Predicted 3D model of a 71-nucleotide RNA (transfer RNA) from Methanococcoides vulcani.
Model confidence (mean pLDDT): 83 of 100.
It matches the Rfam family "tRNA". It is annotated as a transfer RNA. Rfam's curators write: Transfer RNA (tRNA) molecules are approximately 80 nucleotides in length.
């Protein structure tokens, strides 16, 4: 230099055009005599710039960053 692949709360992750998933951690409560496990609540995320679309995390074009492979 070509090519292919990925990037979503703090961490892990699920989504093939229509509400952003789930657990983990953190914050509030229920239960216990207190802890610990268990039940409930909440708080937090689409790498960046455009374009199509009524509507993009989802499809396209360029970019950064990881990876992988080719030369």
């Nucleotide at each position: 230099g070509c090519g292919c692949u990925g990037a979503u709360g703090g961490u892990c992750u699920a989504g093939u055009g229509g509400c952003a998933u789930g657990a983990c951690u953190g914050g509030g409560g229920c239960c216990u005599u207190c802890c610990a496990a268990g039940c409930c609540c909440u708080a937090a995320a689409c790498c960046c710039g455009g374009g199509u679309u009524c509507a993009a995390a989802u499809c396209c074009c360029g970019g950064u960053c990881g990876g992988c492979g080719c030369a």
RNAcentral holds the sequence, with entries from ENA and MGnify. The source organism's lineage runs through Archaea, Methanobacteriati, Methanomicrobia, Methanosarcinales and Methanococcoides.